[in-house]
RNA sequence: UCCUUAUUUAGAGCGACUGAGGGAAUAGGCCCUGUGACGUCCGGCAACCGAUUGAAGCGGUGCUAAUUCCUACGGAACCGAGUAUGGUUCUGAAAAAUGAGGU
Numbered sequence: 001u002c003c004u005u006a007u008u009u010a011g012a013g014c015g016a017c018u019g020a021g022g023g024a025a026u027a028g029g030c031c032c033u034g035u036g037a038c039g040u041c042c043g044g045c046a047a048c049c050g051a052u053u054g055a056a057g058c059g060g061u062g063c064u065a066a067u068u069c070c071u072a073c074g075g076a077a078c079c080g081a082g083u084a085u086g087g088u089u090c091u092g093a094a095a096a097a098u099g100a101g102g103u
Stems, first nucleotide, its partner, number of pairs: 002102007013042001015041003021032003026072004043064003047061004068095001073092007
């Protein structure tokens, strides 16, 4: 890198450093951000694996704005209309993220 599989509406700081962008990619929205983003450290949380156990985050990962921020492809129901490439809700998929296993 790729493949398989499980999960993804819960949870988690008014800390330190830094100093300009950030929310995966494309597009469209909508947001966060000098009242300090991203990142690092510390703190915290507890999804997976392991170990232990009476119990306890003890070890390996992970996470720590907004549902995976929302939509994109398909299906269903409903709404609406003079002639729709419309709207709302639900749902499946795709994609993504993370774990575990494999290559």

Annotation
Predicted 3D model of a 103-nucleotide RNA (SAM riboswitch aptamer (S box leader)). Its Rfam family is "SAM riboswitch aptamer (S box leader)". Gene Ontology term of the family: regulation of gene expression. It was read from a public genome assembly, where an Rfam model found it. The coordinates come from a structure-prediction model, not an experiment, and the mean pLDDT is 79.